[in-house]
RNA sequence: AUGUUAUCAAGAAAGGUGGAGGGAAUAGACCCUUUGAAGCCUUAGCAACCCUUAGACUUACUAAGAAGGUGCUAAAUUCUACUUGAACACGCAAAUCAUUUCUUGCAAGUUCGGAUAGAUAACUU
Numbered sequence: 001a002u003g004u005u006a007u008c009a010a011g012a013a014a015g016g017u018g019g020a021g022g023g024a025a026u027a028g029a030c031c032c033u034u035u036g037a038a039g040c041c042u043u044a045g046c047a048a049c050c051c052u053u054a055g056a057c058u059u060a061c062u063a064a065g066a067a068g069g070u071g072c073u074a075a076a077u078u079c080u081a082c083u084u085g086a087a088c089a090c091g092c093a094a095a096u097c098a099u100u101u102c103u104u105g106c107a108a109g110u111u112c113g114g115a116u117a118g119a120u121a122a123c124u125u
Stems, first nucleotide, its partner, number of pairs: 001125001003123006013043005021032003026081004044073003049069002051065005077117001082114002085112004091106004
């Protein structure tokens, strides 16, 4: 680096160094930042993927734990972008002699899903 599976609205910061950017990438919005960004180091913490113990019994599952390997410690993965999906409400047009309803079409919106991309873990080639 490739692939598979799982998770991603919870949780958890101080110091030193550094000196202007940062929030993955593209665009837009918004936010953080000289009351000190990114990066690096130390300590502390969060969580429980791997892990440990017990039960259960063999793929799995339940409870407790935190020594070790990762990870993480502003804002939902900061938000939006894509959609022959679902629900809701509104508008316009057609149809009708005409209003409402119904039907059809169009445009845009909100919410919930889904997809794509990404992050992390475990495994894999």
A computed fold for a 125-nucleotide RNA from Winogradskyella sp., annotated as SAM riboswitch aptamer (S box leader). The coordinates come from a structure-prediction model, not an experiment, and the mean pLDDT is 78. Of the family's consensus pairs, 97% are formed in the model. Its Rfam family is "SAM riboswitch aptamer (S box leader)". From the family's description: The SAM riboswitch is found upstream of a number of genes which code for proteins involved in methionine or cysteine biosynthesis in Gram-positive bacteria.